[in-house]
Context: one part of a larger RNA
RNA sequence: UGACGGGGGCCCGCACAAGCGGUGGAACAUGUGGUUUAAUUCGAUGCCACGCGAAAAACCUUACCUGGGUUUGAAAGGCCGGUAGUAAAGAGAUGAAAGUCGAAUGACCCGUAAAGUCGGAUGCCGGUACAGGUGCUGCAUGGCUGUCGUCAGCUCGUGCCGUGAGGUGUUGGGUUAAGUCCCGCAACGAGCGCAACCCCUGCACUUAGUUGCCAUCAGGUCAAGCUGGGCACUCUAGGUGGACUGCCUACGCAAGUAGUGAGGAAGGUGGGGAUGACGUCAAGUCAUCAUGGCCCUUACAUCCAGGGCUACACACGUGUUACAAUGGCUGCUACAAUGGGAUGCAAUGCCGCGAGGCGGAGCCAAUCCUGAAAAGCAGCCUCAGUUCGGAUCGUAGUCUGCAACUCGACUACGUGAAGCUGGAAUCGCUAGUAAUCGUGGAUCAGCACGCCACGGUGAAUACGUUCCCGGGCCUUGUACA
Numbered sequence: 001u002g003a004c005g006g007g008g009g010c011c012c013g014c015a016c017a018a019g020c021g022g023u024g025g026a027a028c029a030u031g032u033g034g035u036u037u038a039a040u041u042c043g044a045u046g047c048c049a050c051g052c053g054a055a056a057a058a059c060c061u062u063a064c065c066u067g068g069g070u071u072u073g074a075a076a077g078g079c080c081g082g083u084a085g086u087a088a089a090g091a092g093a094u095g096a097a098a099g100u101c102g103a104a105u106g107a108c109c110c111g112u113a114a115a116g117u118c119g120g121a122u123g124c125c126g127g128u129a130c131a132g133g134u135g136c137u138g139c140a141u142g143g144c145u146g147u148c149g150u151c152a153g154c155u156c157g158u159g160c161c162g163u164g165a166g167g168u169g170u171u172g173g174g175u176u177a178a179g180u181c182c183c184g185c186a187a188c189g190a191g192c193g194c195a196a197c198c199c200c201u202g203c204a205c206u207u208a209g210u211u212g213c214c215a216u217c218a219g220g221u222c223a224a225g226c227u228g229g230g231c232a233c234u235c236u237a238g239g240u241g242g243a244c245u246g247c248c249u250a251c252g253c254a255a256g257u258a259g260u261g262a263g264g265a266a267g268g269u270g271g272g273g274a275u276g277a278c279g280u281c282a283a284g285u286c287a288u289c290a291u292g293g294c295c296c297u298u299a300c301a302u303c304c305a306g307g308g309c310u311a312c313a314c315a316c317g318u319g320u321u322a323c324a325a326u327g328g329c330u331g332c333u334a335c336a337a338u339g340g341g342a343u344g345c346a347a348u349g350c351c352g353c354g355a356g357g358c359g360g361a362g363c364c365a366a367u368c369c370u371g372a373a374a375a376g377c378a379g380c381c382u383c384a385g386u387u388c389g390g391a392u393c394g395u396a397g398u399c400u401g402c403a404a405c406u407c408g409a410c411u412a413c414g415u416g417a418a419g420c421u422g423g424a425a426u427c428g429c430u431a432g433u434a435a436u437c438g439u440g441g442a443u444c445a446g447c448a449c450g451c452c453a454c455g456g457u458g459a460a461u462a463c464g465u466u467c468c469c470g471g472g473c474c475u476u477g478u479a480c481a
Stems, first nucleotide, its partner, number of pairs: 001481002003478003007475007015465002019429005026321008034312002042053002064307007073130001078128007088105001092101003109120003132296002135294003141290002143285003146281001148279001153192006159168003172183003198273004203241007212231003217228003244267001247261001248259004323422001327381006339370003344363002349358003388419001393414007435457007
């Protein structure tokens, strides 16, 4: 100087407390460990691995296994030698395919006067350097990322102090979300962080009105901005304004704090996002990519078929659905937003109980398509393993796709398991949040209970900082570095 302390002081954070909903019990989904296996490819492992890399494992992917092939190789470019009814095209044979064998047909470029006969180019064969490697090392590395942590810290120049390591500044008194600001001070300044500048959202004005909108006027319909017309309104998308403790009161030297204050759409950072200082963990990644070294080179390279990554006594994580009456079922009936759409989205109509099929208007989309659900209204069920719950299994189907056996999703009928609110323990959340309800998108032929987004309905609680966890500042002890 740090680090540490079941030392002290001060202060923060859904850290506790106060609340609401979960996990831990059940079934299933998914990841992991373990076990099994010819193979169950590899990586990730307290917080910071475990619905993680993977925003899609039937083939492909695929790196694994078994079997069958190829060996200058799938692709690239260089050199040497040889060869040409050659390049192209390949019927056919064999085979699971890859591959191997291969009939008939059959061109052509440049140089030289001309030539498939000479040379070159091109192809093929052989050779040679090389290619190739998801082989090893993340403890050789770049790049990227996680974490402490959006925590308020981390440093420098000059000066001063100290023999020196170093200190001071950065400590102190206040204040703040903040090393934020004020006051003081052997310090005076400065940098990286904080904040602001950026984006979205909340208010107003302005510009512009089509594909959007419809107040006024006219036409029109069973109905409908449907039509003329209009741009007032909504909205769209460009610009501008607006919030600064600016005003008032109280406290205070100031910074600032408090207020049921005023005005205001918004008030003290308005709400959300992007933004991650010096560094820590030899944290993660050689399997995104790049790369040093090492290793393989008829194989650790490469092609193909089938299998595996989907196994199953078990253990754990993350989720979904439930255990019901604030509910289940049936019928009727409203109200969104974000997005996506040409190998595409697909309406009206017809067929099917349904998944879906036939068909194809319209739309390269503010124009056309893509049904919101919970809520509401009416009826049934009356506390039961049930009209709860839907696992599992049987049968029959639909769709995608060469192909659904291993191993897809969905539909109908039948079947109807566990489960009656979950031990010790443990997680999330402070407001348009939790909880709950549906919708869209990426990946994608097909496949979503995951992920990323969107809107609808919409709470409870916070006395407080003694305690648990993490962090910041000062101080103290130390046989630790």